[in-house]
RNA sequence: UCUUAUUGAGAGUGGCGGAGGGACUGGCCCGAUGAAGCCCGGCAACCUUUCUAGAAAAGAAAUUGUUCUAAAAAAGGUGCUAAAUCCUGCAAAGCGUAUCAUGUGCUUUGGAAAAUAAGA
Numbered sequence: 001u002c003u004u005a006u007u008g009a010g011a012g013u014g015g016c017g018g019a020g021g022g023a024c025u026g027g028c029c030c031g032a033u034g035a036a037g038c039c040c041g042g043c044a045a046c047c048u049u050u051c052u053a054g055a056a057a058a059g060a061a062a063u064u065g066u067u068c069u070a071a072a073a074a075a076g077g078u079g080c081u082a083a084a085u086c087c088u089g090c091a092a093a094g095c096g097u098a099u100c101a102u103g104u105g106c107u108u109u110g111g112a113a114a115a116u117a118a119g120a
Stems, first nucleotide, its partner, number of pairs: 001120007012040001014039003020030003024089001026087002041081003046077002048073002052070005057064002085113001090110008
């Protein structure tokens, strides 16, 4: 860099630290009642592991191990631990509204961008 999946759930009155942080834009927020970062704790279940059940496939059969789905676990690899990915950006539709005209507000849908995992 590319592909696929997910992103309205969940998680701390802890220790060190000492001024920034929420990707970017425009907003709006968080922060000396302590930001980032590190450690510990926690959450979740993408990879993983175990067991059970079902389905598919192979086989003449006993059966086999493979794939998928559901359930469970948390030892290992990651991740996450304010606010919906905090909202937003581009397009379309619907409903309003201002103007001579260009616009603009709200809602919904799709997209873009970003993050994380797995694979290439």
Predicted 3D model of a 120-nucleotide RNA (SAM riboswitch aptamer (S box leader)) from Oceanobacillus jeddahensis. Rfam family: SAM riboswitch aptamer (S box leader). Rfam's curators write: The SAM riboswitch is found upstream of a number of genes which code for proteins involved in methionine or cysteine biosynthesis in Gram-positive bacteria. The coordinates come from a structure-prediction model, not an experiment, and the mean pLDDT is 80.